The RNA shown here (Archaeal signal recognition particle RNA) has 313 nucleotides and comes from a Nitrososphaerota archaeon. Rfam family: Archaeal signal recognition particle RNA. The literature on the family includes a 2009 paper in RNA Biol by Rosenblad et al., "Kinship in the SRP RNA family". Clan: SRP clan. The sequence was found by an Rfam model in a public genome assembly. Of the family's consensus pairs, 89% are formed in the model. Lineage of the source: Archaea > Thermoproteati > Nitrososphaerota.
RNA sequence: CGAUGGGGAGGGCCGGGAGGUCAGCCGUCUCCCGUUCCUGAAACCGGCUAUACGCAGGGGCCAGCAAUCCCCGGGUAAAGCCACUCCGAUCGGAAACUCGCCCGUUCCGCGGGAAUGAACUCACGCCGCAAUGGGUGGUUGCAAGGGUAGGGUCCUUUCGAAGGGAAGGAUACCGCACUGAGCCGCCGAACUCAGACAGGGCCGGGAGGCAGCAUCUGUAAGGCGGGGCGGCUACGCUGUUGCGUCUACGUGGGCGACUUGGCUGAACGGGAGAUGAGGUCCGGCUGGAGAGCGAAAUCCGGUGAAUCCGUCG
Numbered sequence: 001c002g003a004u005g006g007g008g009a010g011g012g013c014c015g016g017g018a019g020g021u022c023a024g025c026c027g028u029c030u031c032c033c034g035u036u037c038c039u040g041a042a043a044c045c046g047g048c049u050a051u052a053c054g055c056a057g058g059g060g061c062c063a064g065c066a067a068u069c070c071c072c073g074g075g076u077a078a079a080g081c082c083a084c085u086c087c088g089a090u091c092g093g094a095a096a097c098u099c100g101c102c103c104g105u106u107c108c109g110c111g112g113g114a115a116u117g118a119a120c121u122c123a124c125g126c127c128g129c130a131a132u133g134g135g136u137g138g139u140u141g142c143a144a145g146g147g148u149a150g151g152g153u154c155c156u157u158u159c160g161a162a163g164g165g166a167a168g169g170a171u172a173c174c175g176c177a178c179u180g181a182g183c184c185g186c187c188g189a190a191c192u193c194a195g196a197c198a199g200g201g202c203c204g205g206g207a208g209g210c211a212g213c214a215u216c217u218g219u220a221a222g223g224c225g226g227g228g229c230g231g232c233u234a235c236g237c238u239g240u241u242g243c244g245u246c247u248a249c250g251u252g253g254g255c256g257a258c259u260u261g262g263c264u265g266a267a268c269g270g271g272a273g274a275u276g277a278g279g280u281c282c283g284g285c286u287g288g289a290g291a292g293c294g295a296a297a298u299c300c301g302g303u304g305a306a307u308c309c310g311u312c313g
Base pairs, nucleotide, nucleotide: 001313002312003311004310005309006308007307011062012061013060014059015033016032017031018030019029023049024048025047026046027045037058038057039056040055068305069304071302072301073300074299075298076297080293081292084290085289086288087287088286090284091283092282093281094280097278098277099276101271102270103269104268105267106266107265109263110262111260112259113258120254121253122252123251124250125249127244128243129242130241131240132239133238134237135235136234137233138232139231140230141229142228144179145178147176148175150174151173152171153170154169155168156167157166158165159164183226184225185224186223187222193218194217195216196215201210202209203208
C1' cells in the first nucleotide's frame, strides 16, 4: 500500500470549603481557598430524597475494549402549526318546537250517591225590602170627677145653777157609696193636722160632762221605692201580611233512572309564559378525539465513509 474477517449503543472529568435557608441534600445568595467551560431561569425560590449527582440547553478534554460521522427506511413519540371533521363544556342573544302549567269539551278505567227515589220540576221555608202589631229599654207628660150632711167644725136661734142640751143652716175636713187608668208600700208633726185620749186637772150633791199632756192610730208639706194611662224614640227580641229573589241549603209534592267542581289516564280545542324542564338557531370562548403539516429526542434496521483489532500478500 492492497485484500479480507470482525468491533464500536458505555464511562469519568471540566473545582473545593464555611455560612444561610431547609425535615434534609444540591443550587442561585454571603464569605473564604483559589483561578478551576458557555448560555438561561431560580428566595412570595430552582432541582431532588440518605441512591438526595443541582436543573435545562450547548461545548470540550481524558482513559484506550479507541466506545465516531453522513444518509436512507421503519417504530415510538409528537412540542408547535392549522381551525378541516366529529363530540362536549360554558357565556350572551333570538325565535317559539316538545313536555310541563292554566281553561274548556269528550272518552276509558276506578271511586262516591241513587227505587229508604237520580236528573228535572212545583210550592213553601231560608235570604232581602216594606208595612203593621207585641215585647224590652230610654225619655217625658198626667194624678181625676162629681154625690152624700152619718160624724166633726162654724154660724144663728133657744134652754139650763155649772159641765152642757135642743133646733135650723153652712161646710166636703173625716167617713160612706159610685164613675174612673188615675193607685200601692215605707219614712215623715216638740210646739202649729185629724181622731182616740190612761194618769192627773176642772165643773158638779151625784150622775155625768169638759179641756187636754204623755202615748197610740191615721195623716199634711215633702222624701224614697214601685205601679197605672198616654206621647216620643231605640232594637242582635218576636208575630202577621204583602212584594221580591231562588246560585247554595232545608221541608213537602210530582216524575221515574240516572248522576258525580272526586282520582288516574287518553284525545281535541284554546290561553299565558319564556324558564318549571328539554331542544333549535346565531355569535363569543374553550376542552377532547380524528385528519393534515411537522421539529427536537429516542429505539430498530441498512448502505457508505473514517477508524481500531486480527490475518494474508